Source information:
RNAcentral holds the sequence, with entries from MGnify. The RNA shown here (SAM riboswitch aptamer (S box leader)) has 115 nucleotides and comes from a marine sediment metagenome. It matches the Rfam family "SAM riboswitch aptamer (S box leader)". Its family is annotated with regulation of gene expression in the Gene Ontology. The model forms 97% of the base pairs in the Rfam consensus. The coordinates come from a structure-prediction model, not an experiment, and the mean pLDDT is 84.
[in-house]
RNA sequence: CUCAUCGAGACCGGCUGAGGGAGAGGCCCAUUGACGCCGGGGCAACCUUCGGGACUAACCAUCCCGAAAAGGUGCCAACUCCUGCGGUGGAACGUGUGUUGCACCGAGAGAUGAG
Repeated sequence: CUCAUCGAGACCGGCUGAGGGAGAGGCCCAUUGACGCCGGGGCAACCUUCGGGACUAACCAUCCCGAAAAGGUGCCAACUCCUGCGGUGGAACGUGUGUUGCACCGAGAGAUGAG
C1' cells in the first nucleotide's frame, strides 16, 4: 500500500501499584487493586486442514457451502464504549430557518488477519 472483517463469543491465579479505556470531548473502569507482566484456562475461525458444490474436456487456480481445531496469529469491560466529517429521515423548543437530542447510511481514523 491492497483486500477482508469489526452489534456475537470467551476468565481464574500470581506479581506489581496508579493510572487506564489510541488521540480531543463525553462517558466509563480503577486501592473492593484497574492498566501492565507471567502462568493456566477459554473464545473465535483470518491463515490452516478435510469434505462437498460452481466453473473446466479434465486438472490447477478462483468462488460458494459445510466440518475440524493440531499448528501460525488474534482476542477474552462497555457496538471499534459513544461522538467528531458528509448525507437522509423524523422529534422537541423556537421562529432569525436556528438550537438540542434521536435513528439510519456513508466517509475518515483505528484494530485484527492475509498478501